[in-house]
RNA sequence: UUUAGAAAAACGCAAACCGCUCGCAAGGGCGGGACGCAAAGCCACGGAUCCGCCGAGCUUGAUUGGCGGAAAGCCGAGUUACCUAA
Numbered sequence: 001u002u003u004a005g006a007a008a009a010a011c012g013c014a015a016a017c018c019g020c021u022c023g024c025a026a027g028g029g030c031g032g033g034a035c036g037c038a039a040a041g042c043c044a045c046g047g048a049u050c051c052g053c054c055g056a057g058c059u060u061g062a063u064u065g066g067c068g069g070a071a072a073g074c075c076g077a078g079u080u081a082c083c084u085a086a
């Protein structure tokens, strides 16, 4: 440096739920808590998803366009890194 994650160890992360708090909302922050994670580190570039606003449309709730936002623990791309083995 590359590939892999069976066994082991060290350092880590933290779903649901609960409390406080921010946000119109999706959702975020902090604390508790652990379902899980070998990139569950970083990054909204592509797809999918979710929310708000403004439209189109009309068989009145299906569909669809634009703008703004959320989300990396949905799947890819990019990027950095611990341990072990070869």
Base pairs, nucleotide, nucleotide: 002086003085004084005083012037013036017032018031019030020029021028022027035073041079042078045076046075047074049070050069051068052067053066054065055064056063

About this RNA:
Model confidence (mean pLDDT): 83 of 100. c-di-GMP-I riboswitch aptamer, 86 nucleotides, folded computationally. Of the family's consensus pairs, 95% are formed in the model.